[in-house]
């Protein structure tokens, strides 16, 4: 950069010190009963991966199963927010609820 998914799921121990939850700001939280970050082991998923069935002239594809291997994941929807446009609610409305798209992040393959 190109595609794809992002409301599910998965903790314990052990180092170590003040701060964390991507970045700025505010809300929400987590944290000295020791987080977060880093090892270790366990684990979850099943994107790569192996196998099967179906379908096809191949290729591609669609569905099931299986975890050795190569990533990834294991507090809160990506923790929530931002911009456009719809739909509703309300007498209206700069107000509330939603729904799609952009936008930014992650993370697979390439």
């Nucleotide at each position: 950069c190109u595609u794809a998914u992002c409301a599910a799921g998965a903790a314990a121990g052990g180092c170590g010190u003040a701060g964390g939850g991507a970045a700025u700001u505010g809300g929400c939280c987590c944290g000295a009963u020791g987080a977060u970050a880093c090892c270790u082991u366990a684990g979850c998923a099943a994107c790569c991966u192996u196998g099967g069935u179906c379908c096809u002239u191949c290729a591609a594809g669609a569905c099931c199963a299986a975890a050795a291997g190569g990533u990834g994941c294991u507090a809160c929807u990506u923790c929530c927010a931002u911009u456009a446009u719809c739909c509703g609610a309300u007498a209206a409305a700069u107000u509330c609820g939603g729904g799609u798209a952009a936008g930014a992040g992650a993370u697979a393959a390439g």

Description:
Model confidence (mean pLDDT): 80 of 100. SAM riboswitch aptamer (S box leader) from uncultured Flavisolibacter sp., 110 nucleotides, folded computationally. RNAcentral holds the sequence, with entries from MGnify.